[in-house]
This record gives sequence, structure tokens and C1' cells, in this order.
RNA sequence: CUCUUAUCAAGAGAGGCGGAGGGAAUAGGCCCUGCGAUGCCCGGCAACCUGCAAGCGAUCCUGCUUGCAAAGGUGCUAAAUCCUACAGACCGGCGAUAGGUCUGGCAGAUAAGAG
Repeated sequence: CUCUUAUCAAGAGAGGCGGAGGGAAUAGGCCCUGCGAUGCCCGGCAACCUGCAAGCGAUCCUGCUUGCAAAGGUGCUAAAUCCUACAGACCGGCGAUAGGUCUGGCAGAUAAGAG
């Protein structure tokens, strides 16, 4: 870097460092930010991998579900992945546009596995 699977509306500090932009990318919106953001450290959250227990299934390999834990590997710690971009259905409307709801897709993030 590519592929597969799963998840993405919950949760997480009046701490320290540091000083200017930041919210992935393009566009449009909307926000955060010297009442110091983004970032780093610490703290915290969560429970994907992990550990333990129980249950179910399976000839085999081993798989699945639930509960508990948090030592280790990651992750996360404004706003739904901040929202919309594509397609379809529906609502609305005389019709069309604008607008709204839902589903799917694209893109992305994270974990685990494979190449």
C1' cells in the first nucleotide's frame, strides 16, 4: 500500500508543556480557538486484540454467544465520521425547484487477519 471482517448517535480533566491556527482530503456550509485551540505529556474512557468463567455448536480444524476483568498490544478523549456532496424510496407540493425523512453507495477512521 491492497484485500477481508467488524464497529463508527454512548463514554472520557477547570492538570502540565506549548504558542497559532484547527475540525482527513476537494467543494459548500457550520463550528472550535489568546477565556489559549490543533499538537505533545500525564490523567481518563472504552473493551477490538487479550485473560478468566459459563453456555451452545461441531467427526476434524476449531467456531459462536453471554458475563466479568483491565496486566499487556492498539485505539479514542468538541459537535453523528460536525453536516452535505452519488443513487433510490417516501413526505411535501397543481407541477417543478428549494426543503425534510429513511435506506444504500462512495470516501474516511479504528481494530483484527491475510497478501
A computed fold for a 115-nucleotide RNA from Planomicrobium sp. CPCC 101110, annotated as SAM riboswitch aptamer (S box leader). It matches the Rfam family "SAM riboswitch aptamer (S box leader)". About the family: The SAM riboswitch is found upstream of a number of genes which code for proteins involved in methionine or cysteine biosynthesis in Gram-positive bacteria. Rfam links the family to the GO term regulation of gene expression. The prediction has a mean pLDDT of 81.